[in-house]
Context: one part of a larger RNA
Molecule: small-subunit ribosomal RNA, central domain
Organism: uncultured bacterium
RNA sequence: CUGGGCGUAAAGGGCGCGUAGGCGGUUAGAUAAGUCAGCUGUGAAACCCCCGGGCUUAACCUGGGACGUGCAGUUGAUACUGUGUAACUAGAGUUUGAGAGAGGAAAGUGGAAUUCCAGGUGUAGCGGUGAAAUGCGUAGAUAUCUGGAGGAACACCAGUGGCGAAGGCGGCUUUCUGGCUCAAAACUGACGCUGAGGCGCGAAAGCGUGGGUAGCAAACAGGAUUAGAUACCCUGGUAGUCCACGCUGUAAACGAUGUCGACUAGCCGUAGGUACCAUAUAAGGUAUUUGUGGCGCAGCAAACGCGUUAAGUCGACCGCCUGGGGAGUACGGCCGCAAGGUUAAAACUC
Numbered sequence: 001c002u003g004g005g006c007g008u009a010a011a012g013g014g015c016g017c018g019u020a021g022g023c024g025g026u027u028a029g030a031u032a033a034g035u036c037a038g039c040u041g042u043g044a045a046a047c048c049c050c051c052g053g054g055c056u057u058a059a060c061c062u063g064g065g066a067c068g069u070g071c072a073g074u075u076g077a078u079a080c081u082g083u084g085u086a087a088c089u090a091g092a093g094u095u096u097g098a099g100a101g102a103g104g105a106a107a108g109u110g111g112a113a114u115u116c117c118a119g120g121u122g123u124a125g126c127g128g129u130g131a132a133a134u135g136c137g138u139a140g141a142u143a144u145c146u147g148g149a150g151g152a153a154c155a156c157c158a159g160u161g162g163c164g165a166a167g168g169c170g171g172c173u174u175u176c177u178g179g180c181u182c183a184a185a186a187c188u189g190a191c192g193c194u195g196a197g198g199c200g201c202g203a204a205a206g207c208g209u210g211g212g213u214a215g216c217a218a219a220c221a222g223g224a225u226u227a228g229a230u231a232c233c234c235u236g237g238u239a240g241u242c243c244a245c246g247c248u249g250u251a252a253a254c255g256a257u258g259u260c261g262a263c264u265a266g267c268c269g270u271a272g273g274u275a276c277c278a279u280a281u282a283a284g285g286u287a288u289u290u291g292u293g294g295c296g297c298a299g300c301a302a303a304c305g306c307g308u309u310a311a312g313u314c315g316a317c318c319g320c321c322u323g324g325g326g327a328g329u330a331c332g333g334c335c336g337c338a339a340g341g342u343u344a345a346a347a348c349u350c
Stems, first nucleotide, its partner, number of pairs: 004321003007304002012318001014201004021194003025088004030083002033081002035077008049065006091191001092188004096183004103177007110154001115149007125136002162169002206247006215241002220236004258317006266295012299306002323350003332343004
């Protein structure tokens, strides 16, 4: 110097966009920087190595050679890489026509239910539990009917269904808007992949200001249980949960599986398209393509299992790991209003 790994043993960044960098399709010819070959110069001596010589040997001394893997110059080679030129269309993209969707933002709107308020009927209980009690109720509760207020969530449809990069997204309507799939042609002509820094997005909880508050409910209070019960159970109940704007930037942010591409038996389901076939209608069949599931061959794997949605066989680039504890801690830096986040040790110990 090379050589190992990351689903569950330590290890994939929460997710994307993208800068530098790394890597990069086909053809022709040019060049000759990398690359390869020859020659020249240099690469001090000593040392090391080889062949000799001198001390009786050896150590030691000494002659010659080799080595000095390098650098520079020069002459060539041109497969690959690079550079620039010309071209191509298989990568990538654009146009056209269809299609599905809880993708996002804003505005409006609907019904069921809970709670509360007013009124009617009505009378002694209701509620709650393993059993009770606290609690509510003759100042008329619970139950039931009518009317009203208000907030939050959207039953059925609903589906290992759909959409989204991830977080996530579910009543209905409208407006604005992102992505995806398919079909057939035309066009651009490598415009590509990855991506340290950077920038943006990012559940819940939490924070700031202002609103809102029906239900639920940390904290808290009471009743039970218990040896105790700062709990589990019950009755209440405030932050919060909701909205607007701003911050926080973390999760078992999980498929515990980075992104992109190529290749490698099949079978069965499901969702979106397209073509063809069949059909009185409908259901259907075949092929193909995109997604999403279940099995499974080869192969892989410590096993479990994975298996064209790979954890198989390869390539490109990034991130990360290196015994357990100390510790995702201390100190310092950066970020934050704070809570804290991020970067990240050591002593010591087993």